[in-house]
Context: one part of a larger RNA
Molecule: large-subunit ribosomal RNA, domain IV
Organism: activated sludge metagenome
RNA sequence: CCCCGGUUAAGGAACUCGGCAAAUUGGCCCCGUAACUUCGGGAGAAGGGGUGCCUGGUUUCGAUCAGGCCGCAGUGAAAUGGCCCAACCGACUGUUUAGCAAAAACACAGCAUUCUGCCAAGCCGCAAGGCCAAGUAUAGGAUGUGACACGUGACCAAUGCGGAAAGAUUAAGGUAAGAUGUUAGCCGCAAGGCGAAGCUUUGAGCCCAAGUCCCCGUGAAUGUCGGCCGUAACUAUAACGGUCCUAAGGUAGCGAAAUUCCUUGUCGGGUAAGUUCCGACCUGCACGAAUCGUGAAACGAGUUGGGCGCUGUCUCAACCGGGUGCUCA
Numbered sequence: 001c002c003c004c005g006g007u008u009a010a011g012g013a014a015c016u017c018g019g020c021a022a023a024u025u026g027g028c029c030c031c032g033u034a035a036c037u038u039c040g041g042g043a044g045a046a047g048g049g050g051u052g053c054c055u056g057g058u059u060u061c062g063a064u065c066a067g068g069c070c071g072c073a074g075u076g077a078a079a080u081g082g083c084c085c086a087a088c089c090g091a092c093u094g095u096u097u098a099g100c101a102a103a104a105a106c107a108c109a110g111c112a113u114u115c116u117g118c119c120a121a122g123c124c125g126c127a128a129g130g131c132c133a134a135g136u137a138u139a140g141g142a143u144g145u146g147a148c149a150c151g152u153g154a155c156c157a158a159u160g161c162g163g164a165a166a167g168a169u170u171a172a173g174g175u176a177a178g179a180u181g182u183u184a185g186c187c188g189c190a191a192g193g194c195g196a197a198g199c200u201u202u203g204a205g206c207c208c209a210a211g212u213c214c215c216c217g218u219g220a221a222u223g224u225c226g227g228c229c230g231u232a233a234c235u236a237u238a239a240c241g242g243u244c245c246u247a248a249g250g251u252a253g254c255g256a257a258a259u260u261c262c263u264u265g266u267c268g269g270g271u272a273a274g275u276u277c278c279g280a281c282c283u284g285c286a287c288g289a290a291u292c293g294u295g296a297a298a299c300g301a302g303u304u305g306g307g308c309g310c311u312g313u314c315u316c317a318a319c320c321g322g323g324u325g326c327u328c329a
Base pairs, nucleotide, nucleotide: 002323003322004321005320006319007318008317010315011314014313019310027051028050029049030048031047036041038147052069053068054067055066056065057064058063070074082308083307084306085305086304087303088302089300090299094106095105110145111144112143113142114141115140116139122131123130124129148295149294150293151292153225154224155223158222159221160218161217162216163215167213168212169211173207174206175205178202179201181199182198185194186193187192226244227243228242229241230240253287254284265281266280267279268278269277
C1' cells in the first nucleotide's frame, strides 16, 4: 500500500452514470396525521413530546399524581423503519434464467372465443391399455386477454375456420369398344401375305370420394385500416368542394410516448445554469382499441426525476484498532 472496522474541524452530494457506499431513523407511551381512494386503505403517513432512580398518595394493579436524586447521555450496551413529492410499467400475494439477468418477463383471479352429449373432445401408446375421470356442459380440453372502472370502431378482398350442396375439375379402382405382338390354318412356285381361339402389351368411353374451384357466413380468427388538387374580405388555416384508387381507408381515447428519425422539436414548470424529469401542443419518420385502448386506490429488493434530513461520496485528507502480506529477529 491492501482488507475489515472506528472517529473527525468547516462545508454538506460540490462526488458520481446514479447519494453507489456509509450515515441519519429506530423500541414503547402520548398527541397529531394530507392529497387521493375500490371507503378497506393511504398510515408507523408526515410532524411533535415523553422515557432512569428514590419516597409517599391513589389504584380497576394497566397506570397515575406529588416531592426529591444522579449523569454529557435513562429503549444509557445489543437487537431495533430515514422520510416526502411526481411520473412510467405491472393491478395485487406469488413464480423465474440451480452457477452473470428477479424484471416491465411468467403466473394470476376475472373476461372472451372455440371444441366436446360420454366408449366425450383432447393427449400418450404399434396395440392392449391409460390420463382426462371413478368427472358429465355450473364439466373437461384448447387459444387469447389479464383485478377493477369506462370502452372495445371500419373492412370477409387475401389467409384460416364453419356451412351448403347445383355446377366445374379430380386419383386409385371397376367396366370396357378398339388396337399391338404371337400362330393353328388358308393363299402363293417362291419371296411373302391374310390370319381364328388363346396368351400378351395396351386401351377410348362410361361409373366414381374427399379435396380444389365456385357460393354464403365468420374479427375478443391470421390480419388490414389511402393519395392528389382547390377553397373563407390581412395573412395563415381549411368546416367545404373536386378527383383517383381500395375489401375498407384508423373511430373513441392517447400522443416527441419503454413507441418521435429530424430532436437537446416548441412553450411552460423546476435549477444561478436541466440532451434527463414534469405539464402542455400535435408536424403520430413508424400510437390505437382483448398481439386490447384509456384511466386508476393499494402493492413493488422494478425504472425515472425532484426535495427534506443525514453524512468522509466529495472539497481533502488525517488519525486510531484489528488483519493479510513482506522484511528482520